[in-house]
Molecule: transfer RNA
Organism: bacterium
RNA sequence: GGGGGACUAGCUCAGUUGGUAGAGCACUACGUUCGCAACGUAGGGGUCGACGGUUCGAGCCCGUUGUCCUCCACCA
Numbered sequence: 001g002g003g004g005g006a007c008u009a010g011c012u013c014a015g016u017u018g019g020u021a022g023a024g025c026a027c028u029a030c031g032u033u034c035g036c037a038a039c040g041u042a043g044g045g046g047u048c049g050a051c052g053g054u055u056c057g058a059g060c061c062c063g064u065u066g067u068c069c070u071c072c073a074c075c076a
Stems, first nucleotide, its partner, number of pairs: 001072007010025004019056001027043006049065005
């Protein structure tokens, strides 16, 4: 330098033809308990890596770009 992949909640990840952003764990409150754990119920939490474009509408399509992983090439 070139190819491919990843980036979405605190963490691990879904979200396959563009149409309300989700799950598990974690966290908070309440219930059961003398208390803890466990379980149950309810709740909070997101500029979907960044910027721009297309569209009535973008996590999803297009362009540029950042970080990381990987393969190839080059140099030594």